[in-house]
Context: one part of a larger RNA
């Protein structure tokens, strides 16, 4: 130069950007919800029916809450690099061996039946967690049953391809649905097709190590089965003796990949912070439910370590999510505002939710950019400093006078972003403009032998010290230490690490 720390100094903007260490351990609080237009029920208030012993029972409407039953979401958003030298990552082809809720386009169709479980009820065990017997009930929830092909199976069979596909015929068999409403529509099935998105497969290419030379028995292959959305020893039996390696097999060290990023005139070295794409990982390991999708950060089940409860019987939890805390460290921040806008989730909407996001705080970490005053003003004040005592310097510097208002303070106005007829702004009375007062609120670090720009004097006397290198210091030190001066930067200066 570049990034980090450190010491100094510190008036303001503005848009980056902030635990590199311990993938150490977390008190608190949020961070995944949402539909009443899927559906039965409880409260609470209002109205109103019917009775009425005037206490109240009762049937119904509406509003507002709640827990449940059911869909959709919860596999995204957002963190982290620990593991991983591999199809993990990048380019670059291939699935004729494959999936695909949700959106769009198309043709088809949406009849009937019934059984139940929650929620409530009435009991029971437990200190909690939370379990349990009985009874009642809806439904886009579950189950039967028609109907049905362009779907699936299985046989026969034409055209094209040729490993297994693809377009078609014919024949048997099998499989489907679900209804709400404000009557606009929203949905439900079953086939094709499109976008998008993932799985899987080649081939290239990206770290050190030979004081690592041999490695491998599901190991290479092949039949069969078995299993997947789907090839495949993916997985089992059986059969064969393969297969990789000096073009580094195998083992050991180290690491996330790339687009970038820093240096450099380039080759190139070195890195991979923020952003953006992939991939891994969620307290250690291990497991499979449920889904189109997880082997699933804030779902579930076994094991372990940990750490709280506890009536000792037993539960309970996982910040590498925003904050914050404690540890460790040279070192890394508020327990803050709104969903206003952008997009995510549900919803017909209207909303609702969203530490995603959008602001604000804090840190000169870092980058631009302003500013700390302009003119006049002495052969030239005081001060201080050198003097060869003649003088010289600081020095137009200051005083003074006289301007100016960037900034800063009062005081007034006051946005854009809001889309979409209204209405809706966290940020904000913010940016931003007008007035007014006043030069007022604002300068350091560092160095001065040489390399290197910039010296004089005192004081110290190889002491005390200085230093990146040569080196300096032992009685006149331009190199210590002060003063004055001068130099280079400048709201910053230096220095230490590591890079080039």
């Nucleotide at each position: 130069g570049a990034u980090u720390u450190g010491c100094u100094a510190u008036c303001a903007c503005c848009a980056g950007u902030g635990u590199c260490u311990a993938a150490g351990g977390c008190a608190u609080g949020c961070a995944a919800g949402u539909c009443g237009a899927a559906c039965g029920c409880c409260u609470a208030u209002u109205c109103c029916u019917u009775c009425u012993u005037c206490g109240g029972a009762u049937a119904g409407a509406a509003u507002a809450g709640g827990a449940g039953u059911g869909g959709c979401a919860a596999a995204c958003g957002g963190g982290u690099g620990a593991g991983u030298a591999a199809c993990a990552c990048a380019u670059u082809g291939g699935u004729a061996a494959c999936a695909u809720a949700c959106c769009u386009c198309u043709g088809a169709c949406u009849c009937g039946u019934g059984a139940a479980c929650a929620a409530c009820u009435c009991g029971g065990a437990g200190a909690a967690a939370u379990c349990u017997g009985a009874g009642c009930u809806a439904a886009u929830a579950c189950a039967c049953g028609a109907u049905g092909g362009u779907c699936u199976g299985c046989a026969c069979u034409g055209g094209c391809a040729u490993g297994a596909g693809u377009c078609g015929g014919u024949g048997c068999a099998g499989u489907a649905a679900a209804g709400a409403u404000u009557u606009a529509u929203c949905g439900g099935u079953c086939a094709g097709a499109g976008a998008g998105u993932g799985g899987c497969c080649u081939a290239u290419g990206g770290c050190c190590u030979a004081u690592c030379a041999g490695c491998u028995a599901g190991u290479u292959g092949g039949u069969a089965a078995g299993g997947u959305a789907a090839a495949a020893g993916c997985u089992u039996a059986c059969c064969a003796a393969g297969g990789c390696u000096a073009c580094g097999a195998c083992g050991g060290g180290u690491a996330g990949c790339g687009g970038g990023u820093g240096u450099g005139a380039g080759a190139g070295c070195a890195c991979g912070a923020c952003c953006c794409g992939c991939c891994u990982c969620a307290c250690u390991g291990g497991g499979a439910c449920u889904g189109a999708g997880a082997c699933a950060c804030u779902g579930c089940c076994c094991a372990g370590a940990c750490u709280c409860c506890u009536a000792c019987g037993g539960g309970a939890g996982g910040c590498u999510g925003c904050a914050g805390u404690c540890g460790a460290g040279a070192a890394u921040u508020u327990u803050c505002c709104u969903c206003a806008a952008u997009g995510c989730a549900c919803g017909a909407a209207a909303g609702u939710g969203u530490g995603a996001a959008g602001g604000a705080g804090c840190g000169a970490c870092g980058c631009c950019g302003c500013g700390u005053g302009g003119u006049u003003g002495a052969u030239g004040a005081a001060a201080c400093c050198c003097u060869u005592c003649g003088g010289g310097g600081u020095g137009u510097a200051a005083a003074a006078a006289u301007c100016u208002u960037u900034u800063u303070u009062c005081u007034g106005g006051g946005a854009a972003g809001a889309a979409c007829u209204a209405a809706u702004g966290a940020c904000u009375g913010u940016a931003c403009c007008a007035g007014a007062a006043g030069a007022a609120u604002a300068a350091g670090g560092g160095g001065c032998u040489g390399c290197u720009a910039a010296a004089c004097u005192c004081g110290u006397g190889c002491c005390a010290g200085c230093a990146g290198c040569a080196g300096c210091g032992g009685u006149a030190a331009u190199a210590c230490g002060a003063g004055u001066g001068c130099c280079c930067c400048a709201a910053g200066c230096g220095u230490u690490a590591c890079c080039c």

A computed fold for a 500-nucleotide part of an RNA from Parcubacteria group bacterium GW2011_GWA2_40_23, annotated as small-subunit ribosomal RNA, 5' domain. The prediction has a mean pLDDT of 82. Rfam family: Bacterial small subunit ribosomal RNA.